[in-house]
RNA sequence: UAAAAAGUUUUCUAGGGUUCCGCGGCUUCCCGCUGGUCAGGUCCGAGAGAAAACACACAGCGCGCUGUGUUCACGGAGGGAUAAAAGCCCGGGAGGU
Numbered sequence: 001u002a003a004a005a006a007g008u009u010u011u012c013u014a015g016g017g018u019u020c021c022g023c024g025g026c027u028u029c030c031c032g033c034u035g036g037u038c039a040g041g042u043c044c045g046a047g048a049g050a051a052a053a054c055a056c057a058c059a060g061c062g063c064g065c066u067g068u069g070u071u072c073a074c075g076g077a078g079g080g081a082u083a084a085a086a087g088c089c090c091g092g093g094a095g096g097u
Base pairs, nucleotide, nucleotide: 007054008053009052010051011050012049015044016043020041021040022038023035024034025033026032055070056069057068058067059066060065061064072092074095078090079089080088
């Protein structure tokens, strides 16, 4: 300097906005309009958050069962999707150590 690897999924959370519900306001009532600088439910949701299952590697043996391990990880701006936004995606990116 270059390359490869650092597993997958589910559930939950930090977080996120506002399609729907709810709540509030307007409306004689209803229909409807409007507010996310409305606590919330539905919804989205972490590479660097949590848990679990599987998977993989090694060891043992009764040949599919048990055990051990799965380390490290600072990070813009900008753009994209969705109703809209985000720690989502671009992205273990650019950059830094």

This is a predicted structure of a 97-nucleotide RNA (Guanidine-I riboswitch aptamer) from Paenibacillus oryzisoli.
The sequence was found by an Rfam model in a public genome assembly.
It matches the Rfam family "Guanidine-I riboswitch aptamer". Its family is annotated with regulation of gene expression in the Gene Ontology.
Its mean pLDDT, the model's own confidence on a scale to 100, is 83.